Record summary:
c-di-GMP-I riboswitch aptamer from Sulfurovum sp., 75 nucleotides, folded computationally. The organism belongs to Sulfurovum, within Bacteria.
This record gives sequence, structure tokens and C1' cells, in this order.
RNA sequence: GUCUAGAAACGCUAAACCUAUCGCGAGGUAGGGACAGAAAGUCAUGGAUCUCCCUGAGAUUGCCAGACUACCAAU
Repeated sequence: GUCUAGAAACGCUAAACCUAUCGCGAGGUAGGGACAGAAAGUCAUGGAUCUCCCUGAGAUUGCCAGACUACCAAU
């Protein structure tokens, strides 16, 4: 230095819910909030679920898997 696991420390993200706002909708954004998380960072490739102006177009991805990147460093 790298890989796997992840103790400590500095920190990080932020569920449900509430308010405002955008969207036909699933849901998104901002503020509050804190269930939880070692990739709960990014992507949307496969599966899954959901929505609709339904033979197509979307949404979630903190549902499962995958790819890429990343702080610390005890053992």
C1' cells in the first nucleotide's frame, strides 16, 4: 500500500411524522425531526414493488443483487 472483517476517534447520512412547495400519480425538493445505517456516497444494469396521460412512460432503490468511488485505522 491492497483485500476481508470493523474496535476507537473525528465526523457523515437521515426513516416515520409535521410544514411549505412541485407532480395526474407513485413520489420529489426545502426546513424541522431521528427510526436506523460502515458505504444509507454515486449509477439505474438485472430482479422486485408501486404509479399513470397504460401495448408505453415514470417512481422507489434506506427492497435484493451488481458496477464505480471513498474517511479512519485497533486487531